[in-house]
Guanidine-I riboswitch aptamer from Kribbella pratensis, 115 nucleotides, folded computationally.
The organism belongs to Kribbella, within Bacteria.
It was read from a public genome assembly, where an Rfam model found it.

RNA sequence: GCGGGGCGCCCCUAGGGUUCCGCUGCUGGUCGAGCUGACGGCAGGACUGGUCCGAGAGGGGAGGCGGCGCUCGCAGCAGAGCGCCGUUCCACGGCGGGACAAAAGCCCGGGAGGC
Numbered sequence: 001g002c003g004g005g006g007c008g009c010c011c012c013u014a015g016g017g018u019u020c021c022g023c024u025g026c027u028g029g030u031c032g033a034g035c036u037g038a039c040g041g042c043a044g045g046a047c048u049g050g051u052c053c054g055a056g057a058g059g060g061g062a063g064g065c066g067g068c069g070c071u072c073g074c075a076g077c078a079g080a081g082c083g084c085c086g087u088u089c090c091a092c093g094g095c096g097g098g099a100c101a102a103a104a105g106c107c108c109g110g111g112a113g114g115c
Base pairs, nucleotide, nucleotide: 007063009061010060011059012058015053016052020050021049022047023044024043025042026041027040029039030038031037064087065086066085067084068083069082070081071080072079090110092113096108097107098106
């Protein structure tokens, strides 16, 4: 200097918006004697929330993989089961584009680029 690897999945969180629910405001069509009520219509996420989306560089879990030990097994290996441990370190990052209702720390993307 070049190339490659650093597993994918599930649950959650930071974060995100606004389909649905709720909430708030307006309206006053229907019910109603009438109303600050019920049903409805419109708008609002510079509405706490529930649903929803959600991390390579956040957390957890099981699996897979690797190592060790024990048991079974065998002439010895191989093999099977169980248990324990590990799966590390590093990680600045656009513009733009994409999906769902929409947005994002989602996906393109451990990409381009930078150090």